[in-house]
Overview:
SAM riboswitch aptamer (S box leader) from Novibacillus thermophilus, 110 nucleotides, folded computationally. RNAcentral holds the sequence, with entries from Rfam and Ribocentre. It matches the Rfam family "SAM riboswitch aptamer (S box leader)". Its family is annotated with regulation of gene expression in the Gene Ontology. Clan: SAM clan. Taxonomically the source falls in Novibacillus (Bacteria, Bacillati, Bacillota, Caryophanales).

């Protein structure tokens, strides 16, 4: 890198280091020397696993529902910042909705 399956309207620092860039592309429109990427601590979350309760079952395993936040990820500006294709309402200048596709992050598969 590719495939599968779920989610993506919440939620997260007035901290140190650092120094000029960032928001995946594409057009747009934002963020930054009142200091950007990054890396540290912080924090959020709660996908997987671990523990723990309780529910089910004659018993086991497996299952369901809850708690924890230990482990492994992941995330902490704007709805995934809007948008790109396709349809639809209203109407044609434009607002809005629905899919999809691109993407991200989880578990799993070759």
């Nucleotide at each position: 890198g590719c495939c599968u399956u779920a989610u993506c309207a919440a939620g997260a620092g007035u901290g140190g280091u650092g120094g000029a860039g960032g928001g995946a592309c594409u057009g747009g429109c934002c963020c930054a020397a009142u200091g950007a990427a990054a890396c540290c601590c912080g924090g959020c979350a709660a996908c997987c696993g671990g523990u723990c309760u309780u529910c089910g079952c004659c018993u086991u395993u497996a299952g369901g529902a809850g708690a924890u936040g230990c482990g492994g990820u992941g995330c902490c500006a704007a709805u995934u910042c809007c948008u790109g294709c396709a349809g639809g309402a209203c109407g044609u200048u434009u607002u809005c909705c629905u899919g999809a596709a691109a993407g991200a992050u989880a578990a799993g598969g070759g």